[in-house]
Context: one part of a larger RNA
Molecule: small-subunit ribosomal RNA, 5' domain
Organism: uncultured organism
């Protein structure tokens, strides 16, 4: 000098774009953050009308409803955090003839017949609750059996074995098997990846083989037996530290330091362990077990997990709103309408950063008053500064107009009918925002640090080794350009300084 997710002090007009718990992976009140559905059975209420013994009863609409239940898909994405990890974790280059892949695309073939249950519901019961049990009824794209076997798989090559589901507004939407693709993932390998030798030896499933178990899949991954190997000064083992990278900062570069925001990968989800379901998890808002903690309890027993978005307490020098909308982009479900989406897009707060703009412009000397200084009857500085005259109108204020971001969906028409084209209609959270025009008005808008040398900028007074300053050298003990105040000056400027850290 540059840089920062900064903090502190003084000061503070506006806008755009970014950015904001670096500390306790500490504990969390409250709300929201993952639902949806032309499969299925069942099915309210308010309201309205009629009757009424005023208790109630009935009827249609509400209602192809709500709230639930069975079932399908999703919930493994998206979002957060960096605790752990020195490792095939990451980066890079390869391998997989050792593998899987829902939804999507292409191709080929098939979609026949039958059965048993169960939730919801009704009823009875247990319990404070969470919830649970008995009995009875019912459906399916839930579930089971038989058939078929193009095709797949297995082997002894002609045998064995493996499927399916219907719905429909009649347009379609689906289901099964196999092959290929696309996408995504698993596994393996070469090389690279911090510090310490005041860590020198480490290792028994350890290293290899045979046979098996197991997996989607190779393998001591696991097991039995056999052999005695394997790693290490080219640093094993141990200890400390740490998520890795694209990149960021600095530097002429080489290099050094770092890894916030954004993007890729990994790991984690109160702590530890485990599996289930599934194409995919050993699963942040799933299950089970154990533990710590918090809460409810009728003491028998239960409930919970913000490292999602806001927000609270605590810690800390320090870090925001319990906001709006699904309008756009994207995601899930759905044929679609649409629903959901604290992803996202916006708004709010903070000079936290970068960038831009403003706080006026021109003229104007009687060089006024005042203040300060001195070589003091005078002169110099503040200083064209002010007053005054003329002008302008950015920002801010008021009034009026007013976007782009929008394409869809829907209806109609045409057509070569998966679709495309045209017309109409419709549609914005931000937002009456940006922007434009007009009006008034110099009016509302400047500070901070420094002035001994380094280093741009000097005098006066006060103080008297005191009070104090200080980055280094050093100033201060009676004439201090170094302390404090004032006047003046210098440098930056909505900032200026200080501290911390890196180059």
């Nucleotide at each position: 000098g540059g840089a920062c997710g900064a903090a502190c002090g003084c000061u503070g007009g506006c806008g755009g774009c970014g950015u904001g718990c670096c500390u306790a992976a500490c504990a969390c009140a409250u709300g929201c953050a993952a639902g949806u559905c032309a499969a299925g059975g069942a099915g309210a209420a308010a309201g309205u009308c009629c009757c009424u013994u005023c208790g109630g009863g009935g009827a249609g609409c509400g209602a192809u409803u709500a709230a639930a239940c069975u079932g399908g898909c999703g919930a493994a994405c998206g979002g957060g955090u960096g605790a752990g990890u020195a490792a095939c974790g990451c980066g890079u280059a390869g391998g997989u003839u050792a593998u899987c892949u829902g939804c999507c695309c292409a191709u080929a073939c098939c979609u026949g017949g039958g059965g048993c249950a169960u939730a919801a519901c009704a009823u009875c019961g247990a319990g404070a609750a969470a919830u649970c049990g008995g009995u009875g009824c019912u459906a399916a794209u839930a579930u089971c059996c038989c058939a078929u076997g193009a095709g797949g798989c297995g082997c002894u090559u002609g045998c064995g074995u493996c499927a399916a589901a219907g719905c429909u507004u009649c347009g379609g939407c689906g289901g099964g098997u196999a092959u290929g693709g696309a996408u995504g993932a698993g596994c393996c390998u070469g090389c690279g990846u911090c510090u310490g030798a005041u860590u020198a030896g480490c290792u028994a499933g350890u290293u290899g083989g045979u046979g098996g178990a197991g997996u989607a899949a190779a393998a001591g991954c696991c097991c039995a037996c056999c052999a005695a190997g394997g790693c290490g000064a080219c640093g094993a083992u141990c200890a400390g530290u740490a998520g890795c990278u694209g990149g960021u900062c600095u530097g002429a570069g080489a290099g050094g330091a770092c890894g916030a925001u954004c993007a890729g990968c990994c790991a984690c989800a109160c702590u530890g362990g485990a599996a289930c379901u599934g194409a995919g998890a050993c699963a942040c808002g799933g299950u089970c077990c154990a533990g710590a903690c918090u809460c409810c309890u009728a003491c028998g027993g239960g409930a919970g997990g913000c490292a999602g978005c806001a927000g609270u307490g605590a810690g800390g020098a320090a870090u925001u709103u319990u906001g709006g909308u699904c309008a756009a982009u994207g995601g899930g479900g759905g044929a679609a309408a649409c629903c959901c989406u604290g992803a996202a897009c916006c708004a709010g707060c903070g000079a936290c950063g970068c960038c831009g703009c403003g706080u006026g412009u021109g003229g104007g000397a009687u060089g006024a008053c005042a203040g300060g200084g001195c070589u003091a009857u005078g002169c110099c500085c503040u200083g064209u500064a002010a007053a005054c005259c003329a002008c302008u109108g950015u920002c801010g204020g008021g009034a009026g107009g007013g976007a782009a971001g929008a394409a869809a969906a829907g209806u109609c028409u045409a057509u070569u009918u998966a679709g495309u084209a045209g017309a109409c209609c419709g549609g914005g959270a931000c937002u009456g925002u940006a922007c434009c025009u007009c009006c008034a008005a110099a009016g509302g808008a400047a500070g901070g640090a420094u002035c001994g040398g380094c280093u741009a900028a000097c005098u006066a007074c006060g103080u008297g080794c005191c009070a104090g300053c200080a980055g280094c050298c050093g100033c201060g003990g009676u004439a201090a350009u170094a302390c404090g105040u004032a006047g003046g000056a210098u440098c930056c400027a909505a900032g200026c300084g200080u501290u911390g850290u890196c180059c």